[in-house]
Small-subunit ribosomal RNA from an uncultured bacterium, 1373 nucleotides, folded computationally. The sequence is in RNAcentral, with records from Greengenes. The prediction has a mean pLDDT of 86.

RNA sequence: AGAGUUUGAUCCUGGCUCAGGAUGAACGCUGGCGGCGUGCCUAACACAUUCAAGUCGAACGGACAUAAACAGAAGCUUGCUUCAGUUUAUGUUAGUGGCGGACGGGUGAGUAACGCGUGAGCAACCUGCCUGUGUGAGUGGAAUAACAGCCGGAAACGACUGCUAAUACCGCAUGACACAUACUGACCGCAUGAUCGGUAUGUCAAAGAUUUAUCGCACACAGAUGGGCUCGCGUUGGAUUAGAUAGUUGGUGAGGUAACGGCUCACCAAGUCUGCGAUCCAUAGCCGGACUGAGAGGUUGAACGGCCACAUUGGAACUGAGAAACGGUCCAGACUCCUACGGGAGGCAGCAGUGGGGAAUAUUGGGCAAUGGGGGAAACCCUGACCCAGCGACGCUGCGUGAGGGAAGACGGUCUUCGGAUUGUAAACCUCUUUCAGCAAGGAAGAUAGUGACGGUACUUGCAGAAGAAGCCACGGCUAACUACGUGCCAGCAGCCGCGGUAAUACGUAGGUGGCAAGCGUUAUCCGGAAUUAUUGGGUGUAAAGGGUGUGUAGGCGGGAUUGCAAGUCAGAGGUGAAAAUUAUGGGCUCAACCCAUAACCUGCCUUUGAAACUGCAGUUCUUGAGAGUGGGAGAGGUAAGUGGAAUUCCCGGUGUAGCGGUGGAAUGCGUAGAUAUCGGGAGGAACACCAGUGGCGAAGGCGACUUACUGGACCAUUACUGACGCUGAGACACGAAAGCGUGGGGAGCAAACAGGAUUAGAUACCCUGGUAGUCCACGCCGUAAACGAUGAAUGCUAGGUGUAGGGGCGAAAAGCUUCUGUGCCGCAGCUAACGCAAUAAGCAUUCCACCUGGGGAGUACGGCCGCAAGGUUGAAACUCAAAGGAAUUGACGGGAGCCCGCACAAGCAGUGGAGUAUGUGGUUUAAUUCGAAGCAACGCGAAGAACCUUACCAGAGCUUGACAUCCUCAGAAGGCCGAGUAAUGUUGGCUGUGCCCUUCGGGGAACUGAGUGACAGGUGGUGCAUGGUUGUCGUCAGCUCGUGUCGUGAGAUGUUGGGUUAAGUCCCGCAACGAGCGCAACCCUUACGGUCAGUUGCUACGCAAGAGCACUCUGGCCGGACUGCCGUUGACAAAACGGAGGAAGGUGGGGACGACGUCAAAUCAUCAUGCCCCUUACGCCCUGGGCUACACACGUACUACAAUGGCGCAAACAAAGGGAAGCGAAGGCGCGAGCCGGAGCAAAUCCCAUAAAAGGCGUCCCAGUUCGGACUGCAGGCUGCAACUCGCCUGCACGAAGUUGGAAUUGCUAGUAAUCGUGGAUCAGCAUGCCACGGUGAAUACGUUCCCGGGCUUUGCACACACCGCCCGUCA
Repeated sequence: AGAGUUUGAUCCUGGCUCAGGAUGAACGCUGGCGGCGUGCCUAACACAUUCAAGUCGAACGGACAUAAACAGAAGCUUGCUUCAGUUUAUGUUAGUGGCGGACGGGUGAGUAACGCGUGAGCAACCUGCCUGUGUGAGUGGAAUAACAGCCGGAAACGACUGCUAAUACCGCAUGACACAUACUGACCGCAUGAUCGGUAUGUCAAAGAUUUAUCGCACACAGAUGGGCUCGCGUUGGAUUAGAUAGUUGGUGAGGUAACGGCUCACCAAGUCUGCGAUCCAUAGCCGGACUGAGAGGUUGAACGGCCACAUUGGAACUGAGAAACGGUCCAGACUCCUACGGGAGGCAGCAGUGGGGAAUAUUGGGCAAUGGGGGAAACCCUGACCCAGCGACGCUGCGUGAGGGAAGACGGUCUUCGGAUUGUAAACCUCUUUCAGCAAGGAAGAUAGUGACGGUACUUGCAGAAGAAGCCACGGCUAACUACGUGCCAGCAGCCGCGGUAAUACGUAGGUGGCAAGCGUUAUCCGGAAUUAUUGGGUGUAAAGGGUGUGUAGGCGGGAUUGCAAGUCAGAGGUGAAAAUUAUGGGCUCAACCCAUAACCUGCCUUUGAAACUGCAGUUCUUGAGAGUGGGAGAGGUAAGUGGAAUUCCCGGUGUAGCGGUGGAAUGCGUAGAUAUCGGGAGGAACACCAGUGGCGAAGGCGACUUACUGGACCAUUACUGACGCUGAGACACGAAAGCGUGGGGAGCAAACAGGAUUAGAUACCCUGGUAGUCCACGCCGUAAACGAUGAAUGCUAGGUGUAGGGGCGAAAAGCUUCUGUGCCGCAGCUAACGCAAUAAGCAUUCCACCUGGGGAGUACGGCCGCAAGGUUGAAACUCAAAGGAAUUGACGGGAGCCCGCACAAGCAGUGGAGUAUGUGGUUUAAUUCGAAGCAACGCGAAGAACCUUACCAGAGCUUGACAUCCUCAGAAGGCCGAGUAAUGUUGGCUGUGCCCUUCGGGGAACUGAGUGACAGGUGGUGCAUGGUUGUCGUCAGCUCGUGUCGUGAGAUGUUGGGUUAAGUCCCGCAACGAGCGCAACCCUUACGGUCAGUUGCUACGCAAGAGCACUCUGGCCGGACUGCCGUUGACAAAACGGAGGAAGGUGGGGACGACGUCAAAUCAUCAUGCCCCUUACGCCCUGGGCUACACACGUACUACAAUGGCGCAAACAAAGGGAAGCGAAGGCGCGAGCCGGAGCAAAUCCCAUAAAAGGCGUCCCAGUUCGGACUGCAGGCUGCAACUCGCCUGCACGAAGUUGGAAUUGCUAGUAAUCGUGGAUCAGCAUGCCACGGUGAAUACGUUCCCGGGCUUUGCACACACCGCCCGUCA
């Protein structure tokens, strides 16, 4: 000293949370020792029991006990015992008397107060014991308790009679430096008055005891100590408490008190307190101090110390020096106890202790040895004050639980990529030490004579042995510290953000690590961080926040000069600010905590002396602030009265005829009873076109025809005049749009409510036709608005530029320059989070007012005030969230805008959607109908070909180291052949047979087969949301980025935007940018032309063949060619576009391959690979059969058609590209045909598949369900194959279904394209209407970019960012 958290990211505002310190604490886990402290915060709840205040016989009379002496009586042992008495001595003490029980100890209920703190005052007071000084103590008297007797009562206790003493009580005397009264002198004080004197009169004392030392007693004065009273200042919250008060405020007189005083009383007056907060309500003992904080502050008042208050609750007095008395009295209340029911007793907030309450707080301990207190002459007695001990980690503090060496880096644990890493020098082991605890011995100070509870304590010495002594919390970020397993939005964690839905460093456990340590965490509370109440030290245009506006009261603040005073201010001195605490230094306990000493501090208050700059106060003065006179001009400023024209509507009349009106389109409505339209006349109400202007006026609201009357303010010029008269302004008062309210008018138009018509799924709306309050006037309320410049008022200062309104000056009436006031825009410095503001500040300063302190709840509730009401104003809390918000940035989005592109639309051609069939999918069914693909971008897709196999599915029968791989042991080479049995594999019997390499001849080895054992194999089981790889899509769209620089607080921007151009971020120009990368294009393949080279299987100039040749066709190498290169026009002298020439080809010539950064958790774990999980006589493997081919239905994709541009028949042309050895298969022959027989040739420019078809020619059909169409079915055949039943293809004959061009909707295509025609290939034993490829014939149309869809760039809005399939509001569950 800061950090986390709002966002995709940013800056700001703003709240919430954390890290620190503290505690009279409590709870959880744990716990070795000592020292010093500390311990009912709750029920001022109730209390059993003991103790906590007594003492004095040297005040007094008795009583009792003991001893001695004396005399008496009795007994007898004749000098002893006993009894009663007297005296003396000693001891004890119930009573009288004295002093003390007003201290000490406890508690904090009450109290917001002179209670407390601080500082003064009493000229208005008291003070026992103590100290000092002076004087005195003479002489009498009458009682009373105890005691005795007697009575009452259960008791507590009380009554009567009689006796007696005193330091108990009462007279008389004496007495003043005493008091009171009267008179009087001096002197002091602001005053009431005081002090010191004088004279006279009056009044009041006493006590003795004794050991003869003394101690007491009385009066008076003085001191000291302790108190009483008064005053200044300070001392919690609430105004949703604004008025309170009758002894109240004051006076006179009296009473009372130690003393002043309405303290009390009588009378008189009507005061007193209060916005500087009275009264009321709530809360609270106050302070020194304590905690925290850099400080200022905030919080607190345990322990220790000072003061106050209280003692079961309330009240009262007595005694006394002192009390309205904790362990005294009386009365009343509640409670408890005793009782003989009549009546009595009691008060732990003293120390212990008990119950109760509570999260929670100790022993019914020892001692008066010390310190202190009471009594006493003293000895001494009393003392739960106090000193000690006990209990509690409650706090602070100290010490220990060992130290050194020790690597095979042991064992074990954990993790692991299996190599190792870590625990870890840690342990073991070796060498040492013994603090503390234990045992034993000695043994204090505390006490200057005696006396030691603590205590055989502290301390010292010795002994034994590493021996008896470590836990708690955390480990996602904040915040130091990480892995494994378990769990699977479950269990749980959490201070905030947030973790957990199968790979959790966040849950639980373990290992490891970090932190602190006899403690560690949690909870609670306070301060801090929080500048988050801001005096130090904040704000208010948009984040919360300027009052709607003015006038003005209190208050706050206030111009220049000068003189005085000294309240504020500053300086010196003095008093006080208790001690303890704090800080510093030093000292004492071995250290520390703790304790002691000294100093500082105590920031304050008071007194006094001085200074006079500033503020203040008083006086004098000045003119610039403010006001004011005079002269001017401007204005929708206000109020009232009057006047005017245009327009709407209505009424009357004329003309005139069928519609008018209204809308996106209509309808309701009006109109033949004459509307609308038009002309003339009239009525009435409201508003004032043009002028008109970011023009004017006003404090704001607001003000707009014209005229008149009255009236407010501002501005300019000029300075005679006044001389700070000023600014702001809580309350208060006034004004205050619209709507609304009351009373009375008025009512043309408009128009809430309402009615009807439309729109719509609905339409209590938007649109239309009507229409009432209201809008207008007068008077009176209301008092609010996005009453906004979302910007309070005033003053001064701080670059400019350019408009505009009103004045003035210079100038020629012009232009122009200049000045004041108002009103706009742009802009510098500066400010601001940014946007922006910028002389009309949101800049720099000063003064005053108002307002804000997270969001919601809520401007709500309650209360008060106002209002006729509606409502306004003032204005909370519970609860709840971790955000809510401002400005700006980048995207995405918009039924926003601009530009551009694409078979996107449009223009066309052919289709799909209707039929039948094929095929895929959904659904259903099934033992199974294996699985995947799902908008475009799944659905003739994976599958380039399911009868078995495939096959992953189902049923049944089997196998278990396995169908497949590696390793080990044993046996055997391998292999071949023949059976049995089964649905088939599996199972099972027998025969045959030995090879290769090495050899020490025993054997061993390689390959293979069988058996066995365990490691393991195996899985088309799960997760494509754990992955790699591959693929689809946006999209062949033109985009996506980087470095440096610059701008911005920053996210970011710039570059990449702009002007043109392009298919293109293609290119050119410009530009705070300059460059670069991935994309585009080009380079590659193919096709179109030519040249050249080469040439067999190709070709042919030859009639055929052979031969020959390479001109042509063709094949395939190389090369050329096209580049806007040339010309013209346009364009900016550019890029480029358009037209033309030449050319086979012209503006990327056509086609292909090639797919930027990224998006869709897109698809695939079933191509393959792979992490993790799961199965292991099964989720693995094998076999037979079945299924993947099911079928009320729905969808996609195709084929064939519906016919004459056609069908059928006959004759007869022209391709390209491919394939072929388990193959293609010719000729020839057979069959109507599929096909069969056959086997030439061919590993292919040679042979074969292999006749291309459409087109063209001739003929027929004549518009029909047909000579169209061919489904379905029957029969008969063929082919492949172990096998065509489920379930193949083909042929012939027969049968001859739907279908006559297809609803809504929808697809493809811009040229060798669509359409149409046939051909080939992959897969494949067989099986395409699918897929891939090839050529033949060969069109139509494109005005154009408004619209639909998709995309690119720019801009704008945004409360979206999972990004419009978003966000979000209300109701209901």